[in-house]
RNA sequence: CUUAUCAAGAGCGGUGGAGGGAACGGCCCGAUGAAGCCCGGCAACCUGCCUAUGUGCAAGGUGCUAAAUCCGGCGGUAGUGUAUCGAAAGAUGAG
Numbered sequence: 001c002u003u004a005u006c007a008a009g010a011g012c013g014g015u016g017g018a019g020g021g022a023a024c025g026g027c028c029c030g031a032u033g034a035a036g037c038c039c040g041g042c043a044a045c046c047u048g049c050c051u052a053u054g055u056g057c058a059a060g061g062u063g064c065u066a067a068a069u070c071c072g073g074c075g076g077u078a079g080u081g082u083a084u085c086g087a088a089a090g091a092u093g094a095g
Base pairs, nucleotide, nucleotide: 001095002094003093004092005091006090011039013038014037015036019029020028021027024072025071026070040065041064042063045061046060047058048057049056050054069089074086075085076084077083078082
């Protein structure tokens, strides 16, 4: 850079000790224990298998495991301090 996906799913565990949710603005989570690490789990993009092209099975490589990608920023439509659709940005896989 290209492309696919992003409203589902996943612990009342151990360790650790104050931060975390990308950044910014919000709004949240956190000593009833954050991040990180370990174990467990989820999913099935790549991968493997088959009585095979299936809404199949497995789970080796990733990934994920609060809230829609937590919401917003830009634009369209409706018509208002809202609803909805789409971009941008971001994340993950594959190339």
SAM riboswitch aptamer (S box leader) from uncultured Lawsonibacter sp., 95 nucleotides, folded computationally.
RNAcentral holds the sequence, with entries from MGnify.